[in-house]
Context: one part of a larger RNA
RNA sequence: UGACGGGGGCCCGCACAAGCGGUGGAGCAUGUGGUUUAAUUCGAUGAUACGCGAGGAACCUUACCAAGGCUUAAAUGUAGAUUGACCGGUUUGGAAACAGACUUUUCGCAAGACAAUUUACAAGGUGCUGCAUGGUUCUCGUCAGCUUGUGUCGUGAGAUGUUGGGUUAAGUCCCGUAACGAGCGCAACCCUUGUCCUUAGUUACCAGCACGUUAAGGUGGGCACUCUAAGGAGACUGCCGGUGACAAACCGGAGGAAGGUGGGGAUGACGUCAAGUCAUCAUGGCCCUUACGGCCUGGGCUACACACGUGCUACAGUGGUAGGUAAAGAGGGCUGCAAACCCGCGAGGGCAAGCCAAUCCCAGAAACCCUGUCUCAGUCCGGAUCGGAGUCUGCAACUCGACUCCGUGAAGUCGGAAUCGCUAGUAAUCGCAGAUCAGCAUUGCUGCGGUGAAUACGUUCCCGGGCCUUGUACA
Numbered sequence: 001u002g003a004c005g006g007g008g009g010c011c012c013g014c015a016c017a018a019g020c021g022g023u024g025g026a027g028c029a030u031g032u033g034g035u036u037u038a039a040u041u042c043g044a045u046g047a048u049a050c051g052c053g054a055g056g057a058a059c060c061u062u063a064c065c066a067a068g069g070c071u072u073a074a075a076u077g078u079a080g081a082u083u084g085a086c087c088g089g090u091u092u093g094g095a096a097a098c099a100g101a102c103u104u105u106u107c108g109c110a111a112g113a114c115a116a117u118u119u120a121c122a123a124g125g126u127g128c129u130g131c132a133u134g135g136u137u138c139u140c141g142u143c144a145g146c147u148u149g150u151g152u153c154g155u156g157a158g159a160u161g162u163u164g165g166g167u168u169a170a171g172u173c174c175c176g177u178a179a180c181g182a183g184c185g186c187a188a189c190c191c192u193u194g195u196c197c198u199u200a201g202u203u204a205c206c207a208g209c210a211c212g213u214u215a216a217g218g219u220g221g222g223c224a225c226u227c228u229a230a231g232g233a234g235a236c237u238g239c240c241g242g243u244g245a246c247a248a249a250c251c252g253g254a255g256g257a258a259g260g261u262g263g264g265g266a267u268g269a270c271g272u273c274a275a276g277u278c279a280u281c282a283u284g285g286c287c288c289u290u291a292c293g294g295c296c297u298g299g300g301c302u303a304c305a306c307a308c309g310u311g312c313u314a315c316a317g318u319g320g321u322a323g324g325u326a327a328a329g330a331g332g333g334c335u336g337c338a339a340a341c342c343c344g345c346g347a348g349g350g351c352a353a354g355c356c357a358a359u360c361c362c363a364g365a366a367a368c369c370c371u372g373u374c375u376c377a378g379u380c381c382g383g384a385u386c387g388g389a390g391u392c393u394g395c396a397a398c399u400c401g402a403c404u405c406c407g408u409g410a411a412g413u414c415g416g417a418a419u420c421g422c423u424a425g426u427a428a429u430c431g432c433a434g435a436u437c438a439g440c441a442u443u444g445c446u447g448c449g450g451u452g453a454a455u456a457c458g459u460u461c462c463c464g465g466g467c468c469u470u471g472u473a474c475a
Stems, first nucleotide, its partner, number of pairs: 001475002003472003007469007015459002019422005026313008034304002042053002064299003068295001070293001077121008088103006106113002124288002127286003133282002135277003140271001145184006151160003164175003190265004195233007205222002209220003236259001239253005315415001319374006331362003336355002341350003381412001386407007428451007
């Protein structure tokens, strides 16, 4: 100087407390461990691994295993050799890869050119080392810290500044001060959302006027409103009162759509964990080179006495079921989205308008509301599992896809110890869309809107963190 303390002081955080809803019990989905296996490819392992890499494992992917083939599938160029074609077409064996046969046959007088085959270099490796590395990422932590120049003090390591008194979300600001400045962080600048104005008016909109319909901005028309998207205004403790040290600031109020960082996002200092990644990529070293390279068929990654994590669905009446009925936002669409109509109980099929989309389509939002029924039961709850029949995608659904219909109808009656999330348009609850994608394991992930709470006395305690101080057998 740091680090540590079941030392002290001050302060903060869904850290506790106050609340709401979960997990832990059940079934299933998914990941992991373990076990098994020819193989169950590899990596990730407290917080910071475990719905993680994987934003799509039937083949492919695929790295693993078994069997069968190759010695070059692809890049580069040099040298040597051979052939005159190569490609294409036909065909035999084969599971395919591959191996073989037939057909066809360049330019130039020539040197040669070009092409193919071949030899040597060369390639290739998801082989090892993340403790040789670059790049990139997690975490502490969006915590308020981390440093430096000059000066001063100290023999020196170092100190000071950065401490102190207030204050703040903040090393934020003010005052004091042997310090005075500065840099990286904080904040602001950026995006979005909340109010208004201007401009513009189609594919959006429809107040007034006219037409029109079973109905509908459907039509003429209009640019007011909504909206769209470009520019601007607006919020700054600016104003008032109080407290304060006449400061910074805090408390209350006014006006205002919004008030003290308005809400959300992006943004992550110096560093820490020899943290993760050689399997994104790149790369040093080491290793393999008729194989640890390359091709292909089939299998495996989907196994299953078990254990754990993350989720979904439930255990019902604030509900199930039948009928009726209303109003979103954000997305996607040409190898595409597909209306209407017809067929089918249905998944879906047939036919086929429109749309490269503010125009057309996906597209019916669901919970909500109204009416009927069920009346507390393992039930008209719950839907696992299994049997049968089908649909779709795809070369192909046996291992191993999703969905539909009929039947079957398991556990489960709110979950021990323990433990998690959340402070407002949040939790809870309800549905919708997208990426990946032929299809789909999607209940995941990322977004979107609908309905919409409770509670916070407070900082004694648990956990983590910041500043000052003290002790030390630690570095």
This is a predicted structure of a 475-nucleotide part of an RNA (small-subunit ribosomal RNA, 3' major domain) from an uncultured bacterium.